[in-house]
RNA sequence: GGGCCUAUAGCUCAGUUGGUUAGAGCAACUGACUCAUAAUCAGUAGGUCCCAGGUUCAAGUCCUGGUGGGCCCA
Numbered sequence: 001g002g003g004c005c006u007a008u009a010g011c012u013c014a015g016u017u018g019g020u021u022a023g024a025g026c027a028a029c030u031g032a033c034u035c036a037u038a039a040u041c042a043g044u045a046g047g048u049c050c051c052a053g054g055u056u057c058a059a060g061u062c063c064u065g066g067u068g069g070g071c072c073c074a
Stems, first nucleotide, its partner, number of pairs: 001073007010026004019057001028044005050066005
C1' cells in the first nucleotide's frame, strides 16, 4: 500500500424480509428469603446502535466516505 471481517447497555453478545416499544446473560442497585453472608427469587436503572452524509413514508439493518480494532497478501 491492497483485500476481507468487525463496531449495539459497564462486560460478552442477539436483533429474521427495513416496519412503528432496541433485547438477553453477567455485573450494578432495591426488595424478599436467611441469625448473617453466599446462593436463589422478584423488581429497578442503564443506549449518541462508532462518526458524517445519502436513499426511504420509515434505517441498528441498505448505500458512500471516515475513524478504531482484528485477519490475510505485498
This is a predicted structure of a 74-nucleotide RNA (transfer RNA) from a Bacteroidales bacterium. The sequence was found in a public genome assembly. Rfam family: tRNA. Rfam classes the family as a transfer RNA. Rfam's curators write: Transfer RNA (tRNA) molecules are approximately 80 nucleotides in length. The coordinates come from a structure-prediction model, not an experiment, and the mean pLDDT is 80. The organism belongs to Bacteroidales, within Bacteria.